[in-house]
RNA sequence: AGGGGAGUAGCUCAAUUGGCAGAGCAUCGGUCUCCAAAACCGAGGGCUGGGGGUUCGAGGCCUCUCUCCCCUG
Numbered sequence: 001a002g003g004g005g006a007g008u009a010g011c012u013c014a015a016u017u018g019g020c021a022g023a024g025c026a027u028c029g030g031u032c033u034c035c036a037a038a039a040c041c042g043a044g045g046g047c048u049g050g051g052g053g054u055u056c057g058a059g060g061c062c063u064c065u066c067u068c069c070c071c072u073g
Stems, first nucleotide, its partner, number of pairs: 001072007010025004019056001027043005049065005
């Protein structure tokens, strides 16, 4: 330099052909318990790496860019 993949909640990852952004763990509150753990119930937490574009509508499409990984030279 060229090619490919990944970036979404604190962490690990989903989200079908573009149509309400979710789960598990963690955190906080409650129930239970003599206390705690476990279990169960509930809650909070997101400009989907960043800019621009297409569209009635973008996490998913187009374009530029940043970070990480792999391959070729």
Predicted 3D model of a 73-nucleotide RNA (transfer RNA) from Syntrophomonas sp. DTU019. The sequence was found in a public genome assembly. It matches the Rfam family "tRNA". Its family is annotated with triplet codon-amino acid adaptor activity in the Gene Ontology. By type it is a transfer RNA. Lineage of the source: Bacteria > Clostridia > Eubacteriales > Syntrophomonadaceae > Syntrophomonas. The coordinates come from a structure-prediction model, not an experiment, and the mean pLDDT is 82.